[in-house]
RNA sequence: ACAGUGCAAUAAGCGCCAGAACAAGGGUAGCAGGGCUUUUAACCAUUGCCCCUUGUUGACGAGGAGAAGGAGGUUAUCGAAAGUUUCGGCGGAAACCUUCCGGUGCGCCAUCAUCGAUAAGACACUACAAAACCUGCCGGCGACGGCAGGGACAGAAUGUGUCGGAUUGGCCU
Repeated sequence: ACAGUGCAAUAAGCGCCAGAACAAGGGUAGCAGGGCUUUUAACCAUUGCCCCUUGUUGACGAGGAGAAGGAGGUUAUCGAAAGUUUCGGCGGAAACCUUCCGGUGCGCCAUCAUCGAUAAGACACUACAAAACCUGCCGGCGACGGCAGGGACAGAAUGUGUCGGAUUGGCCU
């Protein structure tokens, strides 16, 4: 250096689960239902509640990072699906705030506004996804999970077009 094998990692719209829902197994003291009994008790059997254990589910992609710091407050941008859990929470995180740096606002500095090396804004038009869904296969007793193929469909950024802001103070020519 090459080849083979095993293990781990290959998560930031990301991870997790003490609630909840669901599954399997176990328990049977209690409650409710059933049988026996004229009735009750006792007894029998088993279902549910209930209890225990082990599990499963618990956000689908698009977009987003000048540097440092902060808060954690009603959910940190956008839509898709669903209409029982994408419920309810926890931890983070590029939302947000502050300062600094930088761009733009027809020379320079500051201020103010706005944005982030694709570096004002408005309007119109436009492009783009995955899950869902269908088919097949694999794993699991099961809840459920995974893989492959098929076939769509967004919005916000973006892009294109049109319009288009020129503050306030000082300075220079």
Molecule: glmS glucosamine-6-phosphate activated ribozyme aptamer
Organism: Thermoclostridium caenicola